About this RNA: The part of an RNA shown here (small-subunit ribosomal RNA, central domain) has 350 nucleotides and comes from an uncultured Lactobacillales bacterium. The full RNA is in RNAcentral, with records from ENA and SILVA. Its mean pLDDT, the model's own confidence on a scale to 100, is 87.

Context: one part of a larger RNA
C1' cells in the first nucleotide's frame, strides 16, 4: 500500500456557505473519446511453458510451438459511461394562500428580589455554624415604616414544549430582518448532492481601549478545623462577571453517531399545518405531511444495545483510524498584541 473500520475498544472536522473535482432524474437523435469485436504491423534473441531430439542419463544443447497480457494503424458494433442537440416533470427552485415560534438585529420601558444612601419608629444585641470566633452594632445595628439611586437578571406561564446550521436563544412592546412547514400546482426545466483548499458563524475563560460595577465572587486578607490544612465551612474582598469596539478561536463544542438519497413490521404519546366524517357550535373520530419523544418486529451488534429519528439494506461525496508510552509534545511552517492555536514527527521505552 490492499483489505478492514470509525456510538463506548484507535478513528465524524465545533458548525455552516462554497470554487475546484468527484458522482448525478426520465426520454429520443447524432456521434463514436471510453468500452466491445475483426485485420495489419509491431512487440529483438536469449530465459519462462509445451512438444520433438542430441550427449549412457541429467544438468545442459538443438528444433519448433506457445508466450511477449502491450502498442500504433484501419474496418465495424452502438447497450452502457462521455459529447453535442432537442423534449419531459417526478428531483430542485419560484409562485399563491395559511401556520407556529425563547431564530437574529436595534430601540424603548415594566414589576419583584438583593444592595446602598437619607428619614421616622425603636433598643441590645445581629450576623453566622456540626460547635465557634474572625465580622456588624450604644458614633444606635438587625427589624419594621416611608422616599430614593444604581446595576444585574428576568418567578409564575414552562413542557423527554418551540426556534436555530452549530455555539444557542426566555418579562414586555415596536421597527427592521432570516428560516421552516401545509395547501395549491400556476411557472422554470435537472438548475442537483457532496465538497480538498477557501471564507464565514463560533460557550466560558482570556486579552487590548473606553466605560460600568447592585449581587456573585478567581486571587487575597482574616476566623475556625486540623498533627498540618497554601482546602473543604465563616466574615470580607479585588479582577471578572454587564456595555461599546476590536482580538483570540478553543470545550465531555455530545446523540461521544458527518451529510444526501431511496428502501424495509407496528404500538403509544407530544408540536404545527391540511383533508374527510359527525355535531348548531365546542368536541369527537378517520387520514395525511413536516417535526419531537417512548417502546419494539426483521436485522445489525463483541456485547451493551440500535431498530422508517437505525448503529437494518444499498447508492454517492467529504472527514478520520492502524499497539501503549514518549506526544498532541520537539523541532520547522502559519496565525496571535499576548496567553496560546493550528499543522505535526522521532530517538527510545514496552
Nucleotide at each position: 500500500u490492499u483489505g478492514g473500520g470509525c456510538g463506548u475498544a484507535a478513528a465524524g472536522c465545533g458548525a455552516g456557505c462554497g470554487c475546484a473535482g468527484a458522482c448525478g432524474g426520465u426520454u429520443u437523435g447524432u456521434u463514436a473519446a471510453g468500452u466491445c469485436u475483426g485485420a495489419u504491423g509491431u512487440g529483438a534473441a536469449a530465459u519462462c511453458c509445451c512438444a520433438c531430439a542430441g550427449c549412457c542419463u541429467a544438468a545442459c544443447u538443438g528444433u519448433g510451438g506457445a508466450c511477449c497480457u502491450g502498442c500504433a494503424u484501419u474496418g465495424g458494433a452502438a447497450a452502457c459511461u462521455g459529447a453535442c442537440a432537442g423534449a419531459c416533470u417526478u428531483g430542485a427552485g419560484u409562485g399563491u394562500g395559511a401556520u407556529a415560534g425563547a431564530g437574529g438585529c436595534a430601540a424603548a420601558u415594566g414589576g419583584a428580589a438583593c444592595u446602598c444612601c437619607a428619614u421616622g419608629u425603636g433598643u441590645a444585641g445581629c450576623g453566622g455554624u456540626g460547635g465557634a470566633a474572625u465580622g456588624c452594632g450604644u458614633a444606635g445595628a438587625u427589624a419594621u415604616a416611608u422616599g430614593g439611586a444604581a446595576g444585574a437578571a428576568c418567578a409564575c406561564c414552562a413542557g423527554u414544549g418551540g426556534c436555530g446550521a452549530a455555539a444557542g436563544c426566555g418579562g414586555u412592546u415596536u421597527g427592521c430582518u432570516a428560516g421552516a412547514u401545509c395547501a395549491c400546482a400556476a411557472c422554470u426545466g435537472a438548475c442537483g448532492u457532496u465538497g480538498a483548499g477557501g471564507c464565514u458563524c463560533g460557550a466560558a475563560a482570556g486579552c487590548a481601549u473606553g466605560g460600568g460595577u447592585a449581587g456573585c465572587a478567581a486571587a487575597c486578607g482574616g476566623g475556625a478545623u486540623u498533627a498540618g490544612a497554601u482546602a473543604c465551612c465563616c466574615c470580607g474582598g479585588u479582577a471578572g462577571u454587564c456595555c461599546a469596539u476590536g482580538c483570540u478561536g478553543u470545550a465531555a463544542a455530545c446523540g461521544a453517531u458527518g451529510g444526501g438519497u431511496g428502501c424495509u413490521a407496528g404500538u403509544c404519546g407530544u408540536u404545527a399545518a391540511g383533508g374527510g366524517g359527525u355535531u348548531u357550535c365546542c368536541g369527537c373520530c378517520c387520514c395525511c405531511u413536516a417535526g419531537u419523544g417512548a417502546c419494539g418486529u426483521a436485522g445489525c451488534u463483541a456485547a451493551c444495545g440500535c431498530g422508517u429519528u437505525a448503529a437494518g439494506c444499498a447508492c454517492c461525496c467529504c472527514g478520520c483510524c492502524u499497539g501503549a508510552g514518549g506526544a498532541g509534545u520537539a523541532c520547522g511552517g502559519c496565525c496571535g498584541c499576548a496567553a496560546g492555536g493550528c499543522u505535526a514527527a522521532a530517538a527510545c521505552u514496552u